[in-house]
Molecule: FMN riboswitch aptamer (RFN element)
Organism: uncultured Exiguobacterium sp.
RNA sequence: UUCUUCGGGGUAGGGUGAAAAUCCCAACCGGCGGUGAUGCGAUUUUCGAAUCGACGAGCCCGCGACCCACAAUGUACGCAUUGUGGCUGACUUGGUGUGAUUCCAGGGCCGACGGUAAAGUCCGGAUGGGAGAAGAA
Numbered sequence: 001u002u003c004u005u006c007g008g009g010g011u012a013g014g015g016u017g018a019a020a021a022u023c024c025c026a027a028c029c030g031g032c033g034g035u036g037a038u039g040c041g042a043u044u045u046u047c048g049a050a051u052c053g054a055c056g057a058g059c060c061c062g063c064g065a066c067c068c069a070c071a072a073u074g075u076a077c078g079c080a081u082u083g084u085g086g087c088u089g090a091c092u093u094g095g096u097g098u099g100a101u102u103c104c105a106g107g108g109c110c111g112a113c114g115g116u117a118a119a120g121u122c123c124g125g126a127u128g129g130g131a132g133a134a135g136a137a
Base pairs, nucleotide, nucleotide: 001137002136003135004134005133006132013025014024015023027121028120029111030110031063032062033061034060040053041052042051043050044049058109059108067086068085069084070083071082072081073080074079091107092106093105094104095103113124114123115122
């Protein structure tokens, strides 16, 4: 560099109502990369410890998706594709410790757009796109 494969989970039970997985009580879920003391495994050891490895965060850092703008190209003039830029949610208290917004314990919080009784969880764009992961040449 090219190709192939993979690449998102979740409303139990109940209330109101003509109607709600959308409201109310309650339940449930957590994409990708980075960082990650202790502990764990291995090795070494002057027995103090040292080095290496795997695991390890929804709310710490960054990315993707969605959405917006501009440009180019195509167009059946509705829009589509590509590129660039923008936008892009949410955490604290206590404990241990040299060191943790990552561990342990408690409490809390967040979740694009369109549809519909107002949706993180249903249906739809989407048999799409995708951060990236693995493999092959």